[in-house]
Context: one part of a larger RNA
RNA sequence: UUGGGUGUAAAGGGUCCGUAGGCGGUUUAGCGCAUCUCCUGUUAAAUCUCAAGGCUCAACCUUGAGGCUGCGGGAGAGAUGGCCAAACUAGAGAUCGGGAGAGGCACAUAGAAUUGCUGGUGUAGGGGUUAAAUCCGUUAAUAUCAGCAGGAAUACCAAAUGCGAAGGCAGUGUGCUGGAACGAUUCUGACGCUCAGGGACGAAAGCGUGGGGAGCGAAUGGGAUUAGAUACCCCAGUAGUCCACGCCGUAAACGCUGGAUGCUAAGCAUUGGCAGUAUCGACCCUGCCAGUGCUGUCUACUUAAGCUAACGCCUUAAGCAUCCCACCUGGGGAGUACGAGCGCAAGCUUAAAACUC
Numbered sequence: 001u002u003g004g005g006u007g008u009a010a011a012g013g014g015u016c017c018g019u020a021g022g023c024g025g026u027u028u029a030g031c032g033c034a035u036c037u038c039c040u041g042u043u044a045a046a047u048c049u050c051a052a053g054g055c056u057c058a059a060c061c062u063u064g065a066g067g068c069u070g071c072g073g074g075a076g077a078g079a080u081g082g083c084c085a086a087a088c089u090a091g092a093g094a095u096c097g098g099g100a101g102a103g104g105c106a107c108a109u110a111g112a113a114u115u116g117c118u119g120g121u122g123u124a125g126g127g128g129u130u131a132a133a134u135c136c137g138u139u140a141a142u143a144u145c146a147g148c149a150g151g152a153a154u155a156c157c158a159a160a161u162g163c164g165a166a167g168g169c170a171g172u173g174u175g176c177u178g179g180a181a182c183g184a185u186u187c188u189g190a191c192g193c194u195c196a197g198g199g200a201c202g203a204a205a206g207c208g209u210g211g212g213g214a215g216c217g218a219a220u221g222g223g224a225u226u227a228g229a230u231a232c233c234c235c236a237g238u239a240g241u242c243c244a245c246g247c248c249g250u251a252a253a254c255g256c257u258g259g260a261u262g263c264u265a266a267g268c269a270u271u272g273g274c275a276g277u278a279u280c281g282a283c284c285c286u287g288c289c290a291g292u293g294c295u296g297u298c299u300a301c302u303u304a305a306g307c308u309a310a311c312g313c314c315u316u317a318a319g320c321a322u323c324c325c326a327c328c329u330g331g332g333g334a335g336u337a338c339g340a341g342c343g344c345a346a347g348c349u350u351a352a353a354a355c356u357c
Base pairs, nucleotide, nucleotide: 004328005327006326007311008310012325014201015200016199017198021194022193023192025088026087027086028085030083031082033081034080035077036076037075038074039073040072041071042070048066049065050064051063052062053061054060091191092188093187094186095184096183097182103177104176105175106174107173108172109171110154115149116148117147118146119145120144121143125136126135162169163168206247207246208245209244210243211242215241216240220236221235222234223233258324259323260322261321262320263319266295267294268293269292270291271290272289273288274287275286276285306313307312330357331356332355339350340349341348342347
């Protein structure tokens, strides 16, 4: 290389955009580049195949014919791919319409609760645990009432819900803004799919500068437990958690399942849109499209696939196919060393070998 794979055995890039590249809808005409057929030249000898012959046979040798592979020339075919020209609308995009949504950013704002402070009432306990103690409290705690301050998060609604490319997104209002679905079928006319490099986004933790700091809380201190207890439990508590700007670029970044297109029994639930039926109108009901879930093919019953090592998957496929990308090739050594790039650092990305079983 051929070939085989990637839910759980090794293996899908965290996600998207997109360059080169690869692949690409329907019809017609032309070209004849790829492709195919025929003729011809060449493809040294040896080697190879076949036939005949020579060494007593064979190996070996000789003669003749052929073959392999590639290239050149000529003639032809016109399907398929390609190029060029013209056209089409089923892919894709645009336009219009009424709706849905925790999609994003900014500003404003609300009420519970915790904590602190001030004042009132009130008096000896409170807190905590399996039990305790450290701890708080007569300089008046805990409890309770009123007020003030500040920070963070938004109970119920809430769901098998919704939205987003992923990470993720939840009080309320306003402004700006992205995307998707449905309906109309008005326009463009293949404008498409995927994507090595590249770019953008990317939880938490961490880093830099400046703020903020209620609760929680790595580290740390103390009390317990214990043989010990650098833990689990308790009392405190710094960084952090929050905000602005800038880095970092990793996760069990998971559906452990890359993207696109087409096809392949059903049934149920639910979200959004549309149409029909019905109605005074709506709900209900029926159908279509798009999503989100469940059951399910040896089934409770009747018709009824496929795949998989099994588990299971099953129109949201792990089924049947096509295209493109990424990745895998025994365990350890090792996601390490070295080199390189990036980073303030932490480190990240790329990525071996000796040796060993």
Predicted 3D model of a 357-nucleotide part of an RNA (small-subunit ribosomal RNA, central domain) from a Candidatus Falkowbacteria bacterium.
The coordinates come from a structure-prediction model, not an experiment, and the mean pLDDT is 82.
The sequence was found in a public genome assembly.